[in-house]
RNA sequence: AGCCGAAAGGGCAAACCAUUCGAGAGAGUGGGGCGCAAAGCUAUGGGUCGCCUUUUUUAAAAAGGUGAUUGCCAGGCUGCCGAAG
Numbered sequence: 001a002g003c004c005g006a007a008a009g010g011g012c013a014a015a016c017c018a019u020u021c022g023a024g025a026g027a028g029u030g031g032g033g034c035g036c037a038a039a040g041c042u043a044u045g046g047g048u049c050g051c052c053u054u055u056u057u058u059a060a061a062a063a064g065g066u067g068a069u070u071g072c073c074a075g076g077c078u079g080c081c082g083a084a085g
Base pairs, nucleotide, nucleotide: 003085011036012035016031017030018029019028020027021026034071040077041076042075044074045073046072047069048068049067050066051065052064053063054062055061056060
């Protein structure tokens, strides 16, 4: 130094509730705490979800556009501690 992940000090905060914003997916704030070693940042690729358009259509599906999601999976950038092995 790397792998790995025990402890300690801290950190974040799912569902749900209240409230605000949004047409919606969702988002902000407060409470809450399921979990998280990148649950820090980033929509770059894929996935999922909303809306619009077009085409075909019994249902519906496909393609395109535009949004949401980083706590869906990858990629990129940054990063605290350090037992045993």

This is a predicted structure of an 85-nucleotide RNA (c-di-GMP-I-GGC riboswitch aptamer) from a Candidatus Aerophobota bacterium. The coordinates come from a structure-prediction model, not an experiment, and the mean pLDDT is 82. Lineage of the source: Bacteria > Bacteria candidate phyla > Candidatus Aerophobota. The model forms 90% of the base pairs in the Rfam consensus.